[in-house]
RNA sequence: GCUGUCGGCCGGAUGGUCGCGGGUGCACUACGUAUCCGAGGAAAGUCCGGGCUCCGUAGGGCGCGCUGCCAGGUAACCCCUGGGCGAGGUAUCAUUGCCUCGACGGAAAGUGCAACAGAGAGUAAACCGCCGAUGACCUCAGCUUGCUGAGGCACAGGCAAGGGUGAAACGGUGGAGUAAGAGCCCACCGCGUGAAUGGCAACAUUCAUGGCAAGGCAAACCCCAGCGGGAGCAAGGCCAAAUAGGCAGCGAGGGGCGGCCCGCCCCGAUAAAGACGCUGCGGGUAGGCUGCUCGAGAACGUGGGUGACCGCGUUCCUAGAGAAAUGACCGUCCGAGCUCCGGCUCGACAGAACCCGGCUUACAGGCCGGCAGCAUCC
Numbered sequence: 001g002c003u004g005u006c007g008g009c010c011g012g013a014u015g016g017u018c019g020c021g022g023g024u025g026c027a028c029u030a031c032g033u034a035u036c037c038g039a040g041g042a043a044a045g046u047c048c049g050g051g052c053u054c055c056g057u058a059g060g061g062c063g064c065g066c067u068g069c070c071a072g073g074u075a076a077c078c079c080c081u082g083g084g085c086g087a088g089g090u091a092u093c094a095u096u097g098c099c100u101c102g103a104c105g106g107a108a109a110g111u112g113c114a115a116c117a118g119a120g121a122g123u124a125a126a127c128c129g130c131c132g133a134u135g136a137c138c139u140c141a142g143c144u145u146g147c148u149g150a151g152g153c154a155c156a157g158g159c160a161a162g163g164g165u166g167a168a169a170c171g172g173u174g175g176a177g178u179a180a181g182a183g184c185c186c187a188c189c190g191c192g193u194g195a196a197u198g199g200c201a202a203c204a205u206u207c208a209u210g211g212c213a214a215g216g217c218a219a220a221c222c223c224c225a226g227c228g229g230g231a232g233c234a235a236g237g238c239c240a241a242a243u244a245g246g247c248a249g250c251g252a253g254g255g256g257c258g259g260c261c262c263g264c265c266c267c268g269a270u271a272a273a274g275a276c277g278c279u280g281c282g283g284g285u286a287g288g289c290u291g292c293u294c295g296a297g298a299a300c301g302u303g304g305g306u307g308a309c310c311g312c313g314u315u316c317c318u319a320g321a322g323a324a325a326u327g328a329c330c331g332u333c334c335g336a337g338c339u340c341c342g343g344c345u346c347g348a349c350a351g352a353a354c355c356c357g358g359c360u361u362a363c364a365g366g367c368c369g370g371c372a373g374c375a376u377c378c
Base pairs, nucleotide, nucleotide: 001374002373003372004371005370006369007368008367009366010365012333013332014331015330016329017328018327020038021037022036023035024034025033026032040349044360045359047358048357049356050355051354052232053231054230055229064228065227066226067225068224069083070082071081072080073079084104085102086101087100088099089098090097091096105223106222110221111220112217113216127163128162129159130158131157134156135155137152138151139150140149141148142147143146171189172188173187174186175185190212191210192209193208194207195206196205197204198203236290237289238288239287246281247280248279249278250277251276253267254266255265256264257263297316298315299314300313301312302311303310304309334347335346336345337344338343
């Protein structure tokens, strides 16, 4: 430098004018003024996991749901990191390197399922095929005349090598063996069991041994192990109108004289309950306040760890609302496209609502780095 692949980051900059939401100060009942702050890497989907809150006491059993190689990280996880095993891609003669993916516990506990094709789909079977040693049958020859030998046939029977069907056919390759064949036997491989060694472990390697028995599917039931109480900020807490219920208490006044109170005069009522009126209390509604943003926080430095991540130090405070502000225009620059070289157009995906960790999905353009292979130079 090229090719492949993986990961991280940014995601227009700056100045001005006008406007919007919130905090604080000053004014002070005006609707002002000054200053500070004001979206994201996904704020999205709401798919997992937690904090927080209330209900509640969740100890055990049944049931239900989720998770599922091993080790670690974490507040926790259906997340992340490292490792193992398997599958695929790529480079290489090869060892092997690099990258991607994997619901990756159990199918020699039980139940169940397998379309079509096929003879047969699970205590295998026999369509084509092979053989026909053995027992029959036919022909010929021999003679000891009912036996021997040779040939034939493919009737009984034997076989599962080869063909064929299928996603899958009861270990694979080679040899020995046979009438033909077969783990029937042997070697290697595969599989199971046991031991040793290495590793925390998953697992790997080696040795011994068994004998082919034990096919597939658990994202079918199931078994094993582990985890899980429910609802959610419209959670929850505080204050608290009007109207209508609830509870308690009190209640006879009206008119005249008079500015008003006291007082005086006239009329009327005075059993209880109810009704009515007034006052108070209590619950709830409207409404207001709170929860609310300082937090498993961010940046930088430093130490530990392969890494996820963790510890320590310094500095910083960065939206918090009301159905909801975060915008528009102009100038300069940056990037992209077009160009008649004057310029013109465009700047991705997308908008917080209690908070946080993940996953997934969307995304114009740009920057940086890791690993592998190849080429060249020093």

Record summary: Bacterial RNase P class A from a bacterium, 378 nucleotides, folded computationally. A source record names the gene rnpB. Its Rfam family is "Bacterial RNase P class A". By type it is a ribozyme.